[in-house]
RNA sequence: GAAGAGGGCGAGGUGACCGCCGGCGACCGCAAGGUCGCGGGAGGAAAGUCCGAGCUUCAUAGGGCAGGGUGCUGGCUAACGGCCAGUCGAGGUGACUCGCAGGAAAGUGCCACAGAAAACAAACAGCCCAUCGCGAUCACAUCAAAGAUGGGUAAGGGUGAAACGGUGCGGUAAGAGCGCACCGCCUCGUCGGUGACGGCGAGGGCACGGCAAACCCCACCCGAAGCAAGACCAGACAGGAGUCGCGUUGCCCGCGCGAUGACUCCGGGUUGGUCGCUCGAGCCCGCCGGCAACGACGGGCCUAGAUGAAUGGUCGCCACGUACAAAACUCGGCUUACCGCCCUCUUCGCCG
RNA sequence: AUCAGCGUAGCCCAAUGGCAGAGGCAUGCGCCUAAGAAGCGCACGAGUGUGAGUUCGAAUCUCAUCGCUGGUACCA
Numbered sequence: 001g002a003a004g005a006g007g008g009c010g011a012g013g014u015g016a017c018c019g020c021c022g023g024c025g026a027c028c029g030c031a032a033g034g035u036c037g038c039g040g041g042a043g044g045a046a047a048g049u050c051c052g053a054g055c056u057u058c059a060u061a062g063g064g065c066a067g068g069g070u071g072c073u074g075g076c077u078a079a080c081g082g083c084c085a086g087u088c089g090a091g092g093u094g095a096c097u098c099g100c101a102g103g104a105a106a107g108u109g110c111c112a113c114a115g116a117a118a119a120c121a122a123a124c125a126g127c128c129c130a131u132c133g134c135g136a137u138c139a140c141a142u143c144a145a146a147g148a149u150g151g152g153u154a155a156g157g158g159u160g161a162a163a164c165g166g167u168g169c170g171g172u173a174a175g176a177g178c179g180c181a182c183c184g185c186c187u188c189g190u191c192g193g194u195g196a197c198g199g200c201g202a203g204g205g206c207a208c209g210g211c212a213a214a215c216c217c218c219a220c221c222c223g224a225a226g227c228a229a230g231a232c233c234a235g236a237c238a239g240g241a242g243u244c245g246c247g248u249u250g251c252c253c254g255c256g257c258g259a260u261g262a263c264u265c266c267g268g269g270u271u272g273g274u275c276g277c278u279c280g281a282g283c284c285c286g287c288c289g290g291c292a293a294c295g296a297c298g299g300g301c302c303u304a305g306a307u308g309a310a311u312g313g314u315c316g317c318c319a320c321g322u323a324c325a326a327a328a329c330u331c332g333g334c335u336u337a338c339c340g341c342c343c344u345c346u347u348c349g350c351c352g
Numbered sequence: 353a354u355c356a357g358c359g360u361a362g363c364c365c366a367a368u369g370g371c372a373g374a375g376g377c378a379u380g381c382g383c384c385u386a387a388g389a390a391g392c393g394c395a396c397g398a399g400u401g402u403g404a405g406u407u408c409g410a411a412u413c414u415c416a417u418c419g420c421u422g423g424u425a426c427c428a
Stems, first nucleotide, its partner, number of pairs: 001348009012318007020041002023038006043324001047335002050333005055226004062253004067222005072086005087101001088099004102217002107215002109211003124157001126153007135143002165183006184206001185204008230275004239266006245257003268427003282301005288295002353424007362377003370408001379395005401417005
């Protein structure tokens, strides 16, 4: 100097005054409520709603089919498609990064165009052999290169994203795993590892093209709906028609409820209050176990709960034009957006 | 807040993973007509919302993202 990995901060800070939304306390008031004081008040993503849960309701959340999801191995976790540690593959000089990474020797399907041939292989041109033979010669013998027939072959050629192991030597009429060496592949044994897998050795001439983010197969998982869930209080109104079934699973079985009933449609009424609603798989510190994710123990802390929906305004000083963006039942993740600032470790190059 | 669906030319839409995209309306030009409409013919106009990936090959399959549309309160 260039790069890689991990972590933290982020309404600019501070002082004064005035407000807004909750909580607690005191006082006044019969009550409604009012006054004063104390203390709290957006985020790392509160976002997208992409996964996983808690919680709530559906009387059964029973079985089967269908459907959906996940997909190397081991671990963590309440759970996960998340995280950690590894294996393999790909990229990078390196630190390191990335990977929807099971099965194509169960089956089915697809592989356009080009090309002879696109998957039980086949043979267009080529190469080679045999026979005949155009021809060469004055003729015969002989040779055999045009061509024909039969056979061998898959090296080299061309096409393609992909052509039935690759390179080299031998071998052959020409060739070919036909033989050999190395590499690749397959099978077996052995050693290491919990395992994915890896090391070593032996054997086999090679069978097995690609696509599963095509159907599918295998293994594992999944009841549905969502705080507009749901419970209670108060108030208002007007019923009518249709169906016989309905039951928060698409179908079947089973189970349950049901004629003062249930469901659907049309019409009517309300737009109030309380709870759910924030103490929770919670946060911080120390220590122990573990490579780590994480877990055990001890101590400390309480940190927004609105419902037209609160975080603001003015002034002074310092910095200086200040990103993405703001809770709405709650957590654990992922993904995406983001002006910038700070810390730690590592790699490569150059100079001394 | 939550649950679904959609995105291809100015507009409406088609396309089985295969020449990268068919058609209608609209627009422009020409023919027809005295002129206009209608009709006939020709032309223009897209790389499929955006970005990655799988594949030999993507509008189509997968993931992320952006935008749009629709449904969902309670009582009798």

Two RNAs folded together computationally: RNase P RNA and transfer RNA, 428 nucleotides in total.
Model confidence (mean pLDDT): 78 of 100.
It holds a member of the Rfam family "Bacterial RNase P class A". Rfam classes the family as a ribozyme.